[in-house]
C1' cells in the first nucleotide's frame, strides 16, 4: 500500500427491504411474595459506529469515514 470480514441496549444475541416507534437471555430498576435475603412471579429503563446514496419504504443494499480482525505486498 492493496483485499475480505465485522460494527445492534451495560454484555452476549435475533432480525434472508414493509410482519419492528428493533425481539430474546444474563445483567440494571420499581412492586409481589419472605421474618430478612435469595430464588419466583409481574412491570420497567435500554442499542442498529458515523456520514452520504438507492427505494414509496433501509438494521437490511450501495459508497465513503472510523475502529477491531485476517490474508497478501
Nucleotide at each position: 500500500g492493496g483485499c475480505c470480514c465485522a460494527u445492534u441496549c451495560g454484555u452476549c444475541u435475533a432480525g434472508c427491504g414493509g410482519c419492528c416507534c428493533a425481539g430474546g437471555a444474563c445483567g440494571c430498576c420499581g412492586c409481589c411474595c419472605u421474618c430478612u435475603c435469595a430464588a419466583g412471579g409481574c412491570g420497567g429503563a435500554a442499542a442498529c459506529a458515523c456520514g452520504a446514496g438507492u427505494u414509496c419504504g433501509a438494521g437490511u443494499c450501495u459508497c465513503g469515514u472510523a475502529u477491531g480482525g485476517g490474508c497478501c505486498a
About this RNA
The prediction has a mean pLDDT of 82. This is a predicted structure of a 73-nucleotide RNA (transfer RNA) from Promineifilales bacterium (SeqCode). The organism belongs to Promineifilales (SeqCode), within Bacteria. It matches the Rfam family "tRNA". It is annotated as a transfer RNA. The sequence is in RNAcentral, with records from ENA.